This is a predicted structure of a 77-nucleotide RNA (c-di-GMP-I riboswitch aptamer) from Candidatus Contendobacter sp. It matches the Rfam family "c-di-GMP-I riboswitch aptamer". Its family is annotated with cyclic-di-GMP binding in the Gene Ontology. The sequence was found by an Rfam model in a public genome assembly. Lineage of the source: Bacteria > Pseudomonadota > Gammaproteobacteria > Candidatus Competibacteraceae > Candidatus Contendibacter.
RNA sequence: UAACAAGAAAACCAAACCUGCCGCGAGACAGGGACGGAAAGUCACGGGUCUCGAACAAAGACAGCCGAACUGCCGAU
Repeated sequence: UAACAAGAAAACCAAACCUGCCGCGAGACAGGGACGGAAAGUCACGGGUCUCGAACAAAGACAGCCGAACUGCCGAU
């Protein structure tokens, strides 16, 4: 440097649910919580799902659905 993801240690993130708060909504944010996670870090670029809407329009949401891109901790080999 590249591949890999067993086991150990350290650190990290935080589903459901509850409370507060913002939004028509999907959902966002903060606190509690811990089901899980080796990218559950970043990014709506492609696919997908969802919301609003008469609509396959327009406008939005989701990165903890998959892929691309960028970055990255420990470690048997």